[in-house]
RNA sequence: UGGACGGUGGCGGGAGAGACUCGGCCGGGAUCGCCGCUUGCGCGGCGCGCGCGGCCGGGCACCGAAGGGGCAAGCGAGGCGCCGGCAGGCGUCGCGCGAAACUCUCAGGUCCUAGGACCGCCACCGUCGG
Numbered sequence: 001u002g003g004a005c006g007g008u009g010g011c012g013g014g015a016g017a018g019a020c021u022c023g024g025c026c027g028g029g030a031u032c033g034c035c036g037c038u039u040g041c042g043c044g045g046c047g048c049g050c051g052c053g054g055c056c057g058g059g060c061a062c063c064g065a066a067g068g069g070g071c072a073a074g075c076g077a078g079g080c081g082c083c084g085g086c087a088g089g090c091g092u093c094g095c096g097c098g099a100a101a102c103u104c105u106c107a108g109g110u111c112c113u114a115g116g117a118c119c120g121c122c123a124c125c126g127u128c129g130g
Base pairs, nucleotide, nucleotide: 001129003128004127005126006125007124008123009122010121011120012119013118018060020059021058022057023056024055025054026053027052029050032047033046034045035044036043037042061110062109063108067106068104069103070102074097075096076095078093079092080091081090082089083088
């Protein structure tokens, strides 16, 4: 430094799939029962069950875009066979390396929020280029 790549921070965008179910605990709610207080309306306490919300654990189903695993061409070292005067070449076999938004679903996730690969802009840093 109107460039490339990488990193950090900020801002913006950013998909999918259960508001499933079982158990435990907690919270507050209405009804009912009992007890106490009240002249009374009612108030308070305890309790069975009910439904609601939250947390934790389990089950089944599902999703792929944190992270992680798998591999194709190709490459590498080798075994065997063939060709070659040598150098070497060809074929084949397994082994190792080997990418993704593919694939698996370990992890993660399945209203919203959050998170989120990736994308854009800004600032700074590093390497390379000019």